[in-house]
The RNA shown here (transfer RNA) has 73 nucleotides and comes from Paenibacillus hunanensis. It was read from a public genome assembly.
RNA sequence: GAGAGAUUAGCUCAGUUGGUAGAGCAACCGUUUUACACACGGAAGGUUGGGUGUUCGAAUCACCCAUUUCUCA
Numbered sequence: 001g002a003g004a005g006a007u008u009a010g011c012u013c014a015g016u017u018g019g020u021a022g023a024g025c026a027a028c029c030g031u032u033u034u035a036c037a038c039a040c041g042g043a044a045g046g047u048u049g050g051g052u053g054u055u056c057g058a059a060u061c062a063c064c065c066a067u068u069u070c071u072c073a
Base pairs, nucleotide, nucleotide: 001072002071003070004069005068006067007066010025011024012023013022019056028042029041030040031039049065050064051063052062053061
């Protein structure tokens, strides 16, 4: 320099044909225990990497940028 992926909750990751975003773990609260752990229950936690555009409507489509992985030179 060229090409192909990835970016979503604190972490690891889903998300179907564009229709108001979820799981597991962690942390928090409660039950249980003398207490802790385990177990069970509950609630919380999101600018879907940033921006612009298309659309009635964008995590999803288009373009630009950033970070990162792999391949080629």
Lineage of the source: Bacteria > Bacillati > Bacillota > Bacilli > Paenibacillus. Model confidence (mean pLDDT): 80 of 100. Rfam family: tRNA. Rfam links the family to the GO term triplet codon-amino acid adaptor activity. The family's RNA type in Rfam is transfer RNA.